[in-house]
RNA sequence: GCCGUCGUAGCUCAGCUGGAAGAGCGCGCCCCUGGUACGGGCGAGGCCCACGGUUCGAUUCCGUGCGAUGGCU
Numbered sequence: 001g002c003c004g005u006c007g008u009a010g011c012u013c014a015g016c017u018g019g020a021a022g023a024g025c026g027c028g029c030c031c032c033u034g035g036u037a038c039g040g041g042c043g044a045g046g047c048c049c050a051c052g053g054u055u056c057g058a059u060u061c062c063g064u065g066c067g068a069u070g071g072c073u
Base pairs, nucleotide, nucleotide: 001072002071003070004069005068006067007066010025011024012023013022019056027043028042029041030040031039049065050064051063052062053061
């Protein structure tokens, strides 16, 4: 320098053909127990990397930039 993949909650990741953002772990409260462990319930937490374009509507499609990662030279 060229090509690909990825960027969503504190962490690991889902989100199918564009139409109301989710799970597990972690965190808070509660239940269960004589008490702990295990187990269960509820809840908080996200302007979906940035900007622009397409569209009635974009986390999702297109472009550019930035970052991460893999391959080639």

The RNA shown here (transfer RNA) has 73 nucleotides and comes from a Micromonosporaceae bacterium. Its Rfam family is "tRNA". The family's RNA type in Rfam is transfer RNA. The sequence is in RNAcentral, with records from ENA and MGnify. The source organism's lineage runs through Bacteria, Bacillati, Actinomycetota, Micromonosporales and Micromonosporaceae.